The prediction has a mean pLDDT of 75.
A computed fold for a 169-nucleotide RNA from Saccharospirillum salsuginis, annotated as FMN riboswitch aptamer (RFN element).
RNA sequence: AAUCGACUUCAGGGCGGGGUGAAAGUCCCCACCGGUGGUAGUGUUGCGGGGCGGGUGCCCUGUCAGCAGAGCCCACGAGCGCCUGGCUUGGAUGUAUCCAUGCCAGGGUCAAGCAGAUCAGGUCCAAUGCCUGAGCCGACGGUGAUAGUCCGGAUGAAAGAAGUUGAUC
Numbered sequence: 001a002a003u004c005g006a007c008u009u010c011a012g013g014g015c016g017g018g019g020u021g022a023a024a025g026u027c028c029c030c031a032c033c034g035g036u037g038g039u040a041g042u043g044u045u046g047c048g049g050g051g052c053g054g055g056u057g058c059c060c061u062g063u064c065a066g067c068a069g070a071g072c073c074c075a076c077g078a079g080c081g082c083c084u085g086g087c088u089u090g091g092a093u094g095u096a097u098c099c100a101u102g103c104c105a106g107g108g109u110c111a112a113g114c115a116g117a118u119c120a121g122g123u124c125c126a127a128u129g130c131c132u133g134a135g136c137c138g139a140c141g142g143u144g145a146u147a148g149u150c151c152g153g154a155u156g157a158a159a160g161a162a163g164u165u166g167a168u169c
Base pairs, nucleotide, nucleotide: 002168003167004166005165006164007163008162009161010160016030017029018028019027031149032148033138034137035076036075037074038073042068043067044066045065046064047062048061049060050059051058052057071136072135079114080113082107083106084105085104086103087102089100090099091098092097093096118134119133120132121131122130140152141151142150
């Protein structure tokens, strides 16, 4: 260093102004926000090579190394739904089952699901990632009025990140 196991810690941002109204951070106008991994023609730092300049740098370059780099490209996560099991409550009846309510646990190519949203111009050999511009999207439950931004499940869960430790080689 690699592989496998155990453990620890961490792991989401945002309504400010105006309008209408009895009432709106929920509607309308303006505003604000962007989880995780991947992709990488960009940026930056270091190192190596080349060139230029005179003060301490600039330019070019690399099978090199580190870091950053997409809300809408590819995946993942939470959430909703679904399925299975257990329990609860209620109902039906042929008394052994069936149906429904709620809660808990499990299930990831779930038996089949929901799971958002980008174009134009420019540059270039090459761009849905760069530059410019214009757009678009955002679980469930609650609410004096419809919620990405308020309250709640959530002091939860988790994609994953960092680390500690053991084994193997």
Record summary
The model forms 100% of the base pairs in the Rfam consensus.